[in-house]
Predicted 3D model of a 76-nucleotide RNA (transfer RNA) from an uncultured bacterium.
A source record names the gene trnI.
The RNAcentral record of the sequence draws on ENA, GtRNAdb and MGnify.
The same sequence occurs in records of 26 taxa.
The prediction has a mean pLDDT of 82.
It matches the Rfam family "tRNA". It is annotated as a transfer RNA.
RNA sequence: GGGGGCGUAGCUCAGGGGUUAGAGCAGUCGGCUCAUAACCGAUUGGUCGCUGGUUCGAUCCCAGCCGCCCCCACCA
Numbered sequence: 001g002g003g004g005g006c007g008u009a010g011c012u013c014a015g016g017g018g019u020u021a022g023a024g025c026a027g028u029c030g031g032c033u034c035a036u037a038a039c040c041g042a043u044u045g046g047u048c049g050c051u052g053g054u055u056c057g058a059u060c061c062c063a064g065c066c067g068c069c070c071c072c073a074c075c076a
Base pairs, nucleotide, nucleotide: 001072002071003070004069005068006067007066010025011024012023013022018056027043028042029041030040031039049065050064051063052062053061
């Protein structure tokens, strides 16, 4: 330099145009227990990487940029 993948809650991820954006773990509160863990219930937590475009409507489609990863090429 060329090609490809990913970016959504503190972490791991789902969701692929329309409603209130979800799950597990973690956190908080409660239950259970002599107590802790485990287990059970409730609950908190999101500018969906950024900017623009398409659309009546974008987390979702398109473009650019940013970040991470993989392959190829080049240099040494």